[in-house]
RNA sequence: CCAGCCGGCCGGGCGGUCGCGGGCGUUCACGAGACGUUCGAGGAAAGUCCGGACUCCACAGGGCACGGUGCUGGCUAACGGCCAGGCGGGGCGACCCGACGGAAAGUGCCACAGAAACAUACCGCCGCUCCCAGACCUCGCUCUGGGCCGGUAAGGGUGAAAAGGCGGUGUAAGAGACCACCGGCGGGCCUGGUGACAGGCUCGGCCAGGCAAACCCCACCGGGAGCAAGGCCAAGCAGGGGGGAAGGCGCUGCACAAGCGCCGGGAGGCGGCUCGUCUCCCUCGACCUCCGGGUAGGCCGCACGAGACGGCGGGUAACCGCCGCCCCAGAUAGAUGACCGCCACCCUCGCCCGAGGGGACAGAAUCCGGCUUACAGGCCGGCUGGGCUC
Numbered sequence: 001c002c003a004g005c006c007g008g009c010c011g012g013g014c015g016g017u018c019g020c021g022g023g024c025g026u027u028c029a030c031g032a033g034a035c036g037u038u039c040g041a042g043g044a045a046a047g048u049c050c051g052g053a054c055u056c057c058a059c060a061g062g063g064c065a066c067g068g069u070g071c072u073g074g075c076u077a078a079c080g081g082c083c084a085g086g087c088g089g090g091g092c093g094a095c096c097c098g099a100c101g102g103a104a105a106g107u108g109c110c111a112c113a114g115a116a117a118c119a120u121a122c123c124g125c126c127g128c129u130c131c132c133a134g135a136c137c138u139c140g141c142u143c144u145g146g147g148c149c150g151g152u153a154a155g156g157g158u159g160a161a162a163a164g165g166c167g168g169u170g171u172a173a174g175a176g177a178c179c180a181c182c183g184g185c186g187g188g189c190c191u192g193g194u195g196a197c198a199g200g201c202u203c204g205g206c207c208a209g210g211c212a213a214a215c216c217c218c219a220c221c222g223g224g225a226g227c228a229a230g231g232c233c234a235a236g237c238a239g240g241g242g243g244g245a246a247g248g249c250g251c252u253g254c255a256c257a258a259g260c261g262c263c264g265g266g267a268g269g270c271g272g273c274u275c276g277u278c279u280c281c282c283u284c285g286a287c288c289u290c291c292g293g294g295u296a297g298g299c300c301g302c303a304c305g306a307g308a309c310g311g312c313g314g315g316u317a318a319c320c321g322c323c324g325c326c327c328c329a330g331a332u333a334g335a336u337g338a339c340c341g342c343c344a345c346c347c348u349c350g351c352c353c354g355a356g357g358g359g360a361c362a363g364a365a366u367c368c369g370g371c372u373u374a375c376a377g378g379c380c381g382g383c384u385g386g387g388c389u390c
Base pairs, nucleotide, nucleotide: 001386002385003384004383005382006381007380008379009378010377012343013342014341015340016339017338018337020040021039022038023037024036025035026034027033042361046372047371049370050369051368052367053366054226055225056224057223066222067221068220069219070218071085072084073083074082075081086100087098088097089096090095101217102216106215107214108211109210110209122156123155124152125151126150127149130147131146132145133144134143135142136140164182165181167179168178169177185204186203187202188201189200190199191198192197230300231299232298233297236295240291241290242289243288244287247263248262249261250260251259252258264282265281266280267279268278269277270276307326309324310323311322312321313320314319345358346357347356348355349354
């Protein structure tokens, strides 16, 4: 210098003017307004994919069902996250990727090709007391070819994948049928490691493919709904209940239908008043008042927290502990913006000067820990491979 790998960080700066939301203060009637002061988006606030806090509801215990997770050890409030390690795969390498329990419990599937995708035989090889045809100086328990029946899995062929590889023994031909070596699997033991696992010794039968992000089996985890959770205050209108004077008793009657009588109450008439008497009413409703539920609306939840920053210590690390210091958005249809100047950055005008142009993804809505996805441009650190020079 070129090509790459990994990790961390930034996401324009300063000043001015105007504007918006929250807190506090002053003024003011405590309201509204004004003024002052202070705070005011992100690394992902996003997707809402996991996990938790919090709230309400449900809940003896166990099981079934359903869903999720799936190597080991650790971290954590928890996790499908993170850290460290093991194993497998990829890369010359730095490094990267892996749902990575079980396929000798059962079921299912395995495109095309192929006889057969898990127990089959297409070509082939081999045999026969069988049948047919042919051959012969030889007429045979002969030879050649074919058929039928049977054996076999060496060799060929298909395929991503076809019964371990190779050599030998063996056989009619063959075969893990048997033997040696190698590979793989399983059992037992030893060594190292907390463990996953690694290394070694020995025995076994040679051994029946792959797929479980197919059903399934095994182990572990999981109650449901979510801040529109949930709680408090509470108009208007409508509706519910109680009270405001009021009905009670008896009879006919099947009757809680209807009617009658007596007592009591209210209003009105006659009457100067009381008594008395006559009529109507004492059912609903209206009106007044009280109680309770709910709606609009308002308040809380709701911003001090598994908190940020700095230092020290423990740990390989994730992470944890102690000390110091700080307070860091809370809107409710939703504020967090616009303009100007200077500087920085990028592009263009070939260069200097100068001029012109440009600004990613996106945007809180109960909060927190993760994951994933989007992103103009830029900075820092470590490492790998190659080239050149001293």
Molecule: Bacterial RNase P class A
Organism: Anaerolineae bacterium